[in-house]
């Protein structure tokens, strides 16, 4: 440098929930809390999937993303050990 992720060490990330707060909502944020993650770093380039203020329709209903998931894959990039 590339592969791996067995043994270890050092440490990191933080899911339900609860509270505050932002938002039309999905769902962010910060603080508590830990299912669990070897990339749960970080990026919407891609397929996937969630919401629909608004907009359209074959309209008490259904489509629509340039909004969001990054802990749904995939890719891009960036990294700490250790080497079965």
């Nucleotide at each position: 440098c590339a592969c791996u992720g067995a043994c270890a060490a050092a440490g990191g990330c933080a899911a339900a929930c609860c509270c505050a707060u932002c938002g039309a909502a999905a769902g962010g944020u910060g603080g508590g809390g830990a299912c669990g993650c070897a990339a749960a770093g970080c990026u919407u380039c891609c397929g996937g999937u969630c919401u629909a203020c608004g907009g359209g329709a074959u309209a008490u209903u259904c489509c629509u993303a340039a909004g969001g998931c990054a802990g749904c894959g995939g890719g891009g990039u960036u990294a700490c050990c250790a080497g079965a």